[in-house]
RNA sequence: UCAGAUUGAACGCUGGCGGCAGGCCUAACACAUGCAAGUCGAGCGAAACUUCGGUGAGCGGCGGACGGGUGAGUAACGCGUAGGAAUCUACCUAGUAGUGGGGGACAACAUGUGGAAACGCAUGCUAAUACCGCAUACGCCCUAUGGGGGAAAGAGGAGCCUUGCGCUAUUGGAUGAGCCGCGUCAGAUUAGUUAGUUGGUGGGGUAAUGGCCUACCAAGGCAACGAUCUGUAGCUGGUCUGAGAGGAUGACCGGCCACACUGGAACUGAGACACGGUCCAGACUCCUACGGGAGGCAGCAGUGGGGAAUAUUGGACAAUGGGCGCAAGCCUGAUCCAGCCAUGCCGCGUGUGUGAAGAAGCUCUAGGGUUGUAAAGCACUUUCAGUAGGGAGGAAAAGUUAGUAGUUAAUAUCUGCUAACCCUGACGUUACUACAGAAGAAGCACCGGCAAACUCCGUGCCAGCAGCCGCGGUAAUACGGAGGGUGCGAGCGUUAAUCGGAAUUACUGGGCGUAAAGCGCGCGUAGGCGGUUUGAUAAGCUGGAUGUGAAAGCCCAGGGCUCAACCUUGGAACUGCAUUUUGAACUGGCAAACUAGAGUACUGUAGAGGGUGGUGGAAUUUCCAGUGUAGCGGUGAAAUGCGUAGAGAUUGGAAGGAACAUCAGUGGCGAAGGCGGCCACCUGGACAGAUACUGACGCUGAGGCACGAAAGCGUGGGGAGCAAACAGGAUUAGAUACCCUGGUAGUCCACGCCGUAAACGAUGUCAACUAGCUGUCUGUGGACUUGAUCCGUGGGUAGCGGAGCUAACGCAUUAAGUUGACCGCCUGGGGAGUACGGCCGCAAGGUUAAAACUCAAAUGAAUUGACGGGGGCCCGCACAAGCGGUGGAGCAUGUGGUUUAAUUCGAAGCAACGCGCAGAACCUUACCAACCCUUGACAUCCUGUGCUAACUCGAGGAUCGAGCGUUCACUUCGGUGACGCAGUGACAGGUGCUGCAUGGCUGUCGUCAGCUCGUGUCGUGAGAUGUUCGGUUAAGUCCGGCAACGAGCGCAACCCACAUCCUUAGUUGCCAGCAGUUACUGGGCACUCUAGGGAAACUGCCCGUGAUAAGCGGGAGGAAGGUGUGGAUGACGUCAAGUCCUCAUGGCCCUUACGGGUUGGGCUACACACGUGCUACAAUGGCAGUGACAAUGGGUUAAUCCCAAAAAGCUGCUCAGUUCGGAUUGGGGUCUGCAACUCGACCCCAUGAAGUCGGAAUCGCUAGUAAUCGCGUAACAGCAUGACGCGGUGAAUACGUUCCCGGGCCUUGUACACACCGCCCGUCACACCAUGGGAGUUGGUUCUACCCGACGACGCUGCGCUAACCCUUCGGGGGCAGGCGGCCACGGUAGGAUCAGCGACUGGGGUG
Repeated sequence: UCAGAUUGAACGCUGGCGGCAGGCCUAACACAUGCAAGUCGAGCGAAACUUCGGUGAGCGGCGGACGGGUGAGUAACGCGUAGGAAUCUACCUAGUAGUGGGGGACAACAUGUGGAAACGCAUGCUAAUACCGCAUACGCCCUAUGGGGGAAAGAGGAGCCUUGCGCUAUUGGAUGAGCCGCGUCAGAUUAGUUAGUUGGUGGGGUAAUGGCCUACCAAGGCAACGAUCUGUAGCUGGUCUGAGAGGAUGACCGGCCACACUGGAACUGAGACACGGUCCAGACUCCUACGGGAGGCAGCAGUGGGGAAUAUUGGACAAUGGGCGCAAGCCUGAUCCAGCCAUGCCGCGUGUGUGAAGAAGCUCUAGGGUUGUAAAGCACUUUCAGUAGGGAGGAAAAGUUAGUAGUUAAUAUCUGCUAACCCUGACGUUACUACAGAAGAAGCACCGGCAAACUCCGUGCCAGCAGCCGCGGUAAUACGGAGGGUGCGAGCGUUAAUCGGAAUUACUGGGCGUAAAGCGCGCGUAGGCGGUUUGAUAAGCUGGAUGUGAAAGCCCAGGGCUCAACCUUGGAACUGCAUUUUGAACUGGCAAACUAGAGUACUGUAGAGGGUGGUGGAAUUUCCAGUGUAGCGGUGAAAUGCGUAGAGAUUGGAAGGAACAUCAGUGGCGAAGGCGGCCACCUGGACAGAUACUGACGCUGAGGCACGAAAGCGUGGGGAGCAAACAGGAUUAGAUACCCUGGUAGUCCACGCCGUAAACGAUGUCAACUAGCUGUCUGUGGACUUGAUCCGUGGGUAGCGGAGCUAACGCAUUAAGUUGACCGCCUGGGGAGUACGGCCGCAAGGUUAAAACUCAAAUGAAUUGACGGGGGCCCGCACAAGCGGUGGAGCAUGUGGUUUAAUUCGAAGCAACGCGCAGAACCUUACCAACCCUUGACAUCCUGUGCUAACUCGAGGAUCGAGCGUUCACUUCGGUGACGCAGUGACAGGUGCUGCAUGGCUGUCGUCAGCUCGUGUCGUGAGAUGUUCGGUUAAGUCCGGCAACGAGCGCAACCCACAUCCUUAGUUGCCAGCAGUUACUGGGCACUCUAGGGAAACUGCCCGUGAUAAGCGGGAGGAAGGUGUGGAUGACGUCAAGUCCUCAUGGCCCUUACGGGUUGGGCUACACACGUGCUACAAUGGCAGUGACAAUGGGUUAAUCCCAAAAAGCUGCUCAGUUCGGAUUGGGGUCUGCAACUCGACCCCAUGAAGUCGGAAUCGCUAGUAAUCGCGUAACAGCAUGACGCGGUGAAUACGUUCCCGGGCCUUGUACACACCGCCCGUCACACCAUGGGAGUUGGUUCUACCCGACGACGCUGCGCUAACCCUUCGGGGGCAGGCGGCCACGGUAGGAUCAGCGACUGGGGUG
């Protein structure tokens, strides 16, 4: 990181049907239009109309407080849960009592009148179930217990009575509503808050308690168990996820709350401070005649806007429910239905069976495989869609009539029941049934791993993919397409979001020595935890019961739709809360006791524990004086510095400050920091012993307080040495360093700050338990043999080690083991211990402490390598010791560079460069120019044909044209084969590319001694062991030891050559002796030699050494001695080492050319640079003469013969740019070859350059070697200073392993692992990103003080007005308008606080 589940989702591709659900998450943004709350004539009067049934404004009653919407506000009695008393409750229900008799108005209406309208105004008339008195009062209310107060309405049924419906008063019930405990998000970088605040008394107010309000009094209330403030948020039943605990969430459905354009207010009413009511203020929109008015979709539809995104301006009251009504009924965007949308869940279908020519496609090793029984074809079925049909269920009521029962005096009315009749369906073209025909119906994502599923083509770090790791640079299972496959399927993917996995917040269930993490250390408050016994209690705890925990949902068991989703019935559950009761083990509180924890007293012990005051010697420095003379000092080496004005050295004296050598010790003390001469005083703690006493007094410890190295700061002293800064001298490319000479703060003291360190045991404190061994410090007991004795027992401090623990390392009675108590801290790396804010500080700064952004890692421990200017051991011509060279000159040759038409290509540190090339004039040849060919110079197949070669001529080379010329072999006579020519297409061809696609071959480390395996053992593992260790060797060679025992590839040996001898064989070899000779021949095989076989060397023998081993040293013998010498032989691997141009080969590319041919040119160029060589510079030489002894090899052949002169050596002569040296150049020749011009070699004559031994640097070589001398061979027509071989002459030196280079083994460190040519730090430059500061500026929220004061209710007033009641006329009571006052919304002023945006400039950070 992903795999799982989920969603009111959106987007992309696709889309057949049905059922059941769901559908503005954003702008509580603004709204056109229509509808969403009316009803009652059985309360009332009345105009008008009328089909005479009614319609209808108004008064009046009930309802508009329900239903419906939304989630802005609200962190709150808002919600959830449990509870209580000090309350009200229309309609409904049960009960009790009553319903008597009067009165005065106001609408409508009429008349007049204002206004554009909305809407009024004045006068007059009128009714009521509207309004108001009076009478009455079982019960009701008030009360001082004497008493006092308060009602009513009628209407319908023709009328009366009665009954039912109403009305009044009242008591209960039911329902609804108001109050308290507990629970309810984040932030402390919000720590203090509160004045009606907390309480009391009186009063007011309310339905009711209450600071709810008011006056007075008191000074309280809340808060670290988080008040206040800030941010966010409707709460819940539930929903999603999860094993659970939890986490996230609060769409739909249900309960509660809040809101209704924004803010405020009340009225009416049972109920509102009222979504579709009123008033006021504000913003906005609309109308207007400009005077004034109207409005509120967060009801249902719908519109604009916002947005990734969410539906019809539908039907019906048929059902359910609501309002009104006696009822019929009316109203009802509640509701029931329909429409749109794959938005979700569920179900169904797109056919079933048979069918091999195994089609095309794709792929391929060309055989095949796969698609795939898939298709076509044949047979069958008909769900859904389509067409048609009839018209299930949702409908029961109500109404009318009749009957019956009750009520009643009653046959009236009403109610209940029964029967009959009548009538009610939006959905609806319903569900359902029949019919025809395979007919109309499949896509999406993925296929590198995680994670099911693989190949081809295209592309070539491009285009692109990607959830993480990562893929793509010419063979991509990862990009794009295709074939195939996998998964799901009317859907599939993507995105977003939540939980899970994540035990990565750990309650269940984590950690802190080194990975992040123990506060620097102690004292101590709150808090947490707490020894033994007894009694009583019952808060926690435990068992039972009761109430509640709404319904829906989840779960279980049934039932209904054909199944399912869905619906429905019952049960269980709701882990909770409250009440009551039981128990008493444990915890708590209470009481009483105890002594094992803790402490006190007594006697001792050790100690650099702390503080203060004295005091001592050594040393450094300075000063004074003496002696004395030229240096001293310092360093890797020097210089600066000091010194003839007398230093340094030395002697004596003085001053002053700081620190205390030896003792001294993984010794001591202290809480830590820390503490070191000696003495005195003051003082803390620890430990031991033996008794006595107190009686849990204890442990830890958030905040708090004290202490706290060094450096630093302040004030005042002091200042010998040392020494930041600074100066000078060196070093260095530089050297703001390391080194040196000086030197100031400081270091020291007193007082005051700071408060941090790798303040470390990187390990919090306390307690208990759990094997040992050894040291050391300090007590104490016992024993005897009295000692440097032994055996115990406490307290510290170290080393090792077992169990156990740990990722490992390691820890291990001083735990990092097993447990308990309490505190602190951690949660990926960077940003950052930073910014801002707070607190502390004189400052430096400290403490507390983020975020944006960025990365996919950062980290720990251990392993294997590699590396180290780490260590140890060892080897090598590695150094050293020597000899000779290179680098300087001329030339040869190769390379680079340059040039060119081309100078073909490759090789590139060692390990390219006299290399591929054992030999470029043509050829080679691959390059360039010019000219030709196109099935081709070469191979195979097919068809036709029979030539070809040679020769002659022409042009211009290939080639072409002409002429001449006119096959061969076999045969079964059919033909076949070979060789040509012509044609056709398959194909040929390519020294074209890729050595980073490869095989093979090769180089190199390196002929270095290493590299591995099996089994076992150890380790969680990577791995280790073996292979390490002690010796030894050339060697992982051998010996010994060892958790290893064995084995393999390497080493060595076996192979070849050389060296000695023997034997065999003697020709072309040899000739000592024999015979004959001019040459030589016989003869012989002894010797040399040749080439076959064999012997010999093994540390075998002796001495010494070593461990009695392996071995080593010396010696004898021997031709040879310790691998005899040389060669061949090259482990596992490294370098993507070299080679596609030896060969082979995948892929790509060219195909009248990148193939083939010819001629000429080029590879041989030439300001230059490098490598490898040759020849020299000369007297150890040159020249001349002499000398004649070699070996390898070649010539077809072992020795004859030829190539073939060996050269050095010896003798003589002579000498300075030469008698050295031979380049260069001129002339003349020879040879090879078609051809020596570009471009061969050699010879002769002439010419006679540079060069006098070579700078820095560098190479080879350890014995028949170096050096020197010549000879041969291969390739080759010719061409050698090269390569490969051969012999002749023939040295010097090696003390030794410090150093350079390379290598081997062991060990150590590591941040390296493409492995030190590694990794990596910081500044600067550029680009981008987020962020801090910032003069300020803009906006939001909020607080305080003040101003203004609408509407409204309240209080006071009420001179104006006034129907009911009283009165006797006046008048009274009561009421209204009006006035005043306090309260208060909006608004305003001033000042704060806080949040956010922008901001010139600026700071650091991140990425590239």

Description
The RNA shown here (small-subunit ribosomal RNA) has 1408 nucleotides and comes from an uncultured Gammaproteobacteria bacterium. Its Rfam family is "Bacterial small subunit ribosomal RNA". The sequence is in RNAcentral, with records from ENA.